[in-house]
Context: one part of a larger RNA
This record gives sequence, structure tokens and C1' cells, in this order.
RNA sequence: CGUAAGAGCAUUGAGAGGCGCCCUCCUUAGUACGAGAGGACCGGGAGGGACACACCGCUGGUGUACCUGUUAUCGUGCCAACGGUAGACGCAGGGUAGCCAUGUGUGGCGUGGAUAACCGCUGAAAGCAUCUAAGUGGGAAGCCCACCUCAAGAUGAGUGCUCUGGUGGAGUUAAUCCAGUAAGGUCCCGGGCAGAUUACCCGUUGAUAGGCGUUAGGUGGAAGUCCUGCAAGGGAUGUAGCCGAGACGUACUAACCGACCGAGCG
Repeated sequence: CGUAAGAGCAUUGAGAGGCGCCCUCCUUAGUACGAGAGGACCGGGAGGGACACACCGCUGGUGUACCUGUUAUCGUGCCAACGGUAGACGCAGGGUAGCCAUGUGUGGCGUGGAUAACCGCUGAAAGCAUCUAAGUGGGAAGCCCACCUCAAGAUGAGUGCUCUGGUGGAGUUAAUCCAGUAAGGUCCCGGGCAGAUUACCCGUUGAUAGGCGUUAGGUGGAAGUCCUGCAAGGGAUGUAGCCGAGACGUACUAACCGACCGAGCG
């Protein structure tokens, strides 16, 4: 911009993309077959590999400052307690959320269809024969469906429901143009499990973010005081103290004040 007014929501599916894999074992059955050695088709069941998608309850990884330990040195006057630097974490031990695989779950179903090679039935031309000429079956990891995803710019622009409607001015009371609006939308604002930007989603009829409270979880027993030991240190108070993203709750703070676009048609 179009989809013959302007919107919101829900849909149909023309069409497109994806998936499609393989192995082993048990059974049928040591059966059919075969002198034996050997050893099935068909059917049923179990396990596994690779691949794909999703997820983080489990097992783990990361987790740049969440907790703890610790060396050197500097600083807060000193002790104690802390802070800075040693990497763009000083080093080391752990680790929430998120992200992830090595972890977990699921998938490749079909006793659907039409067929290829091929195998048939009936059967003439050609008294026979012949799967073919008329007619009629079977038959593949392949084709079309089925399964998953996208999808009406499918210009062939589809369908349903709901909402807003006939304003003011100019104009030859026409076409058309301008302006302010309706439903609705955009910007702005607080955000997100959404995200490069954009888009998408939520938000005062509010838990959207921060704060605060409780808590999950992490770290691992704070400072101060007391006891003990000559001391380094140890113990008690005390599953303590501290804590980023998690959960629940709570309007305390901030989502304010606003601006703009958007029909009058057929």
C1' cells in the first nucleotide's frame, strides 16, 4: 500500500516446511527345508544406538563478588573488626536463579489409499495358448494421506462474532480537500519466562518493578561477651550470621502528567 467504511477477537486451510533411520535378543521353532552340516519366511514380544524436539524435578557443569577460608601489602590512629590491590574474580572450597548436557521426558504409529518392477484371475483377437486387447486383484524404506509446524499478499486477498458510526468547514451544496473525533490504536511510563533492533506479552478494576516481611535455597557456625588453654587455638551463647536473580505476601515508592494517529465511504 492492497484486501471497496473504520476497528477488535476468533477461525477455514489452498499451499509450504519438518519427521521418515538402524541393530540385537526372546518366541513362533531347532519347526518348514535339508542326507547332514545348517537353518528360515510370516507373526508376536523385549532391549538398544544414532538423530530430533522439549525441559531442569533428579545427576552434574557454569554461576566475575552469594557465603566461607587464606597469603603478601596498604588503609580506617592502635587491639579487635573491616575495606582496597595482587586479572579485565589475588588464590582456594562450595553454590540460588538463569543458561546448559553428560541429565530427564517424548518421537519416527497406521489391519489408510493409489502404484513401480514383479506375481495373478478371467479372457479373446488367433476353436489352442496368453496377466491385457474389454474387465479385475496383489504388490515397496519410494508417491499421496495420516503426525508436527507455518499459513488468506491464497491480489483467487476467504469465513464468523462483536464494537464504532453518519460531525464541522471549503467546494458548482458534486467529485474532492481540510479539521476535530468514535470504536480502536501508537508514543510515553513500570516491566517480562519475550527479545540484537523491531516484534510479542502484562500492567492502578494493579502485585508491573523496587523496597519491606515471611520463606525455599546457598554458605557453614557472625560480631560482641563469657569459659578454657602459657599460647597458636578451642568451646558456649547459636542449625548462628550473612545472602544476586527463586516462592508467597504487602500499595510504602515508582507505573505520573500527557501527546498523537484513527471512519463519514461503497
Description:
Large-subunit ribosomal RNA, domain VI from Oxynema aestuarii AP17, 266 nucleotides, folded computationally. It matches the Rfam family "Bacterial large subunit ribosomal RNA". Gene Ontology terms of the family: ribosome and structural constituent of ribosome. NCBI's taxonomy places the organism under Bacteria, Bacillati, Oscillatoriophycideae, Oscillatoriales, Oxynema aestuarii. Model confidence (mean pLDDT): 87 of 100.